[in-house]
Context: one part of a larger RNA
Molecule: small-subunit ribosomal RNA, 3' major domain
Organism: Pompholyxophrys punicea
């Protein structure tokens, strides 16, 4: 100097607790990991910081694994063979999974492109992430880190960087042998909230004005709809540019009457306004050579670890663990009816592939024919689900639950068997709220509910976003688990 202490004192965090909520752990299924099995069940990663992770939803491809079959895409140099031919290709038959002249039989064809040997390359999802770059993750979401001049010390070093109060914060106030600075924090950027002020809009509308329908009427009109560029006006709603707006403003209280904290008022907004992004110094022998035509070295390189084709596998099942989905019902299930979103996305490389309205056929899944859309114009107001109303059921493994099977019909695809997915009928399992343990969470949050996108020919129980309905309980503490700082040290490097 501290990375150590089972030493002391402060401070902090729902990856800690308290008060609670939803759970997970128990069941069935889905999926990842291990084990077992296997020709192969390719492989990386294993506390936080591996295990719905590799954007990893693999039928072929992917693909690295297994059983087999082709091809050379072996540059270039040197030597050889060689135009009396280096070599290339091939019908048929045999052979073969194969309409691979792969090989053999048989002969034709070709014409210096090749062939043989050596050197040397090239390729490799081969090895090494303990040789590396880059990227990512983590220590570490905390407040930490550094030098100049000056002071102390022989020096390593220390002070600055602090007794105290305060803050989310090494944030400020103040103290002061320190002064003045830098990185990080903050500021900044994105997004969600406000603007009856500016700029506008037949790809957004509104109000008038017409034409109508229903209802109420005091006979002239009022309310609610539908239609209309025929002409207006406007931008409140919608969209998006320029700007503005909060600075904890004002008041009161607490406080050194400092920083700040608490309460109220005003305000669209007063937890850093909410949520994200970015994010220092020093590290890890953290992950990735399977992202790369980034890459050292090693291995292999024609009976290939290159490449391509066929088939299989990654899905295999006495079992253990993790993320999830569906449930165990009456706050419910079923059947009718009603009623509302916001993020998105959409036809190319070459014509057929994309989003799909409407009409018709069909119980449904789906099919046929027409259109619109390269999109604020069409799909689409994505008329979503939970939700609301009415009816049936009536607490019973029940009309809860929907696993597992059988048959049939469609769809995607060259191909569906080990059933891609969807639909119909039948079948009707466990599960009666889950032990010890353990996860996440403080407000439009948790939880319930669906939708869109990513992947995608087809396929979500996944992920990333989005809205809809919308609680209970803290607003604290250092007891547990950890982190930071200070003091101390007889132990330790």
């Nucleotide at each position: 100097u501290g990375a150590c202490g089972g030493a002391a004192g402060g401070g902090c965090a729902c990856c800690a607790c308290c008060a609670g909520g939803a759970g997970u752990g128990g069941a069935g299924c889905c999926u990842g990991c291990g084990g077992c099995u296997u020709a192969a069940u390719u492989u990386g990663a294993c506390u936080c910081a591996a295990c719905a992770c590799g954007g990893g939803g693999a039928a072929a491809c992917u693909c690295a694994c297994c059983a087999g079959g082709u091809c050379c895409a072996g540059a270039c140099a040197u030597a050889g063979u060689a135009a009396g031919g280096a070599u290339u290709g091939a019908c048929a038959g045999a052979u073969u999974g194969a309409g691979a002249g792969c090989u053999c039989u048989u002969u034709c064809u070709u014409g210096a492109u090749u062939c043989u040997a050596u050197g040397g390359g090239u390729g490799g999802u081969g090895g090494u992430g303990c040789a590396u770059g880059g990227c990512c993750g983590u220590u570490c979401u905390u407040a930490g880190u550094u030098g100049g001049u000056g002071g102390a010390g022989u020096g390593a070093u220390u002070u600055g960087u602090c007794u105290g109060g305060u803050u989310a914060a090494u944030u400020c106030c103040g103290u002061u042998a320190a002064c003045g600075a830098a990185c990080g924090a903050g500021a900044c950027c994105u997004u969600a909230a406000c603007c009856u002020g500016c700029u506008a809009a037949a790809u957004a509308g509104u109000u008038a004005c017409g034409u109508u329908a229903a209802c109420a009427u005091u006979a002239u009109u009022g309310u609610u709809g539908a239609c209309g560029g025929u002409c207006a006006a406007c931008u409140u709603c919608u969209u998006a540019g320029a700007g503005g707006g909060a600075c904890u403003a004002u008041c009161g209280g607490u406080g050194g009457u400092a920083a700040a904290c608490c309460g109220a008022u005003g305000g669209a907004a007063g937890u850093u306004u909410g949520a994200g992004g970015c994010a220092a110094u020093a590290a890890c022998a953290g992950g990735u050579c399977u992202g790369u035509g980034a890459u050292g070295c090693c291995c292999u390189u024609a009976g290939a670890u290159g490449u391509u084709c066929u088939g299989g596998g990654c899905c295999g099942c006495a079992c253990g663990c993790g993320c999830g989905c569906u449930a165990c019902a009456c706050u419910g299930a079923u059947a009718g009816a009603g009623u509302c979103a916001g993020c998105g996305a959409g036809u190319u490389u070459a014509u057929a592939a994309c989003c799909u309205u409407a009409u018709c056929c069909g119980g449904a899944a789906g099919g046929a024919u027409u259109g619109g859309g390269u999109a604020a114009u069409c799909u689409u107001g994505u008329g979503a689900a939970a939700c609301u109303c009415u009816a049936u059921c009536g607490u019973g493994c029940u009309g809860g639950g929907g696993a597992u099977a059988g048959u049939u019909c469609a769809u995607u695809g060259c191909a569906a068997u080990u059933a891609u997915u969807g639909a119909a009928c039948u079948u009707c399992a466990a599960c009666g709220a889950g032990g010890a343990a353990u996860u996440c969470c403080u407000a439009g949050u948790a939880a319930g509910c669906g939708c869109a996108a990513g992947u995608c020919a087809u396929c979500a129980g996944c992920u990333u976003g989005c809205g809809u309905u919308g609680a209970u309980u803290a607003c604290g503490u250092c007891c547990c688990u950890g982190c930071c700082c200070u003091u101390u040290g007889u132990a330790c490097a």